[in-house]
């Protein structure tokens, strides 16, 4: 001396379904990180969870199968096609040099 490799920091980037029950607010279950508050609306904020090693998310898709009370709930679709960055520290293994042996 620094790849990678881990943390933290700002920044960005995303999704918020499905059902009971109620006139309606509200209640109440099911999967999950995550199904939340407020807003006439446009939006805004929080938790989460991802930022190229990119399945977090979106198209496709009012897609297909399989189960559920229902639902992207579980596979397929998926070696398909898109998609969001920086800095700081740590730095094994290595490289290089300088001394000892």
């Nucleotide at each position: 001396u620094g790849c990678a490799u881990c943390u933290c920091a700002a920044c960005g980037g995303g999704g918020u379904g499905c059902c009971c029950u109620u006139c309606g607010c509200g209640g109440g279950g099911c999967u999950g990180a995550g199904a939340g508050g407020c807003u006439u609306u446009c939006g805004c904020c929080a938790a989460c969870c991802c930022g190229c090693c990119g399945a977090a998310c979106c198209u496709g898709a009012u897609c297909c199968a399989g189960a559920u009370g229902a639902u992207a709930c579980u596979g397929g679709c998926g070696g398909a096609g898109g998609g969001a960055u920086u800095g700081a520290g740590u730095g094994a293994c290595g490289g290089c040099c300088a001394c000892g042996c």
Predicted 3D model of a 101-nucleotide RNA (TPP riboswitch aptamer (THI element)) from Elstera cyanobacteriorum. Lineage of the source: Bacteria > Pseudomonadati > Pseudomonadota > Alphaproteobacteria > Elstera. The RNAcentral record of the sequence draws on Rfam.